[in-house]
Predicted 3D model of an 80-nucleotide RNA (c-di-GMP-I-GGC riboswitch aptamer) from a Thermodesulfobacteriota bacterium. Its Rfam family is "c-di-GMP-I-GGC riboswitch aptamer". Its family is annotated with cyclic-di-GMP binding in the Gene Ontology. NCBI's taxonomy places the organism under Bacteria, Pseudomonadati, Thermodesulfobacteriota. Model confidence (mean pLDDT): 81 of 100. It was read from a public genome assembly, where an Rfam model found it.

RNA sequence: AACGAAAAAGCCAAACUUCGAGCAAUCGGAGGGCGGAAAACCACGGGUCCCAAGUUUCAGGGAUUGCCAGGUUGCCGAAU
Repeated sequence: AACGAAAAAGCCAAACUUCGAGCAAUCGGAGGGCGGAAAACCACGGGUCCCAAGUUUCAGGGAUUGCCAGGUUGCCGAAU
């Protein structure tokens, strides 16, 4: 450095409930714990969703990194 244990120490926290913010996607607090070695950060590429309407295309704004890829940083140490 790769790798990732039926290991240890900590860490994060899905659904759901509740309170609040938002037109919405969604976000924040509390409870909760499905899961996670990047489930830490970045919306740059792709995807998805919202604004969004009778259809299609294009453009715009927004959300999501717990959808994938990429970038940056990072805990632990069995086997190989």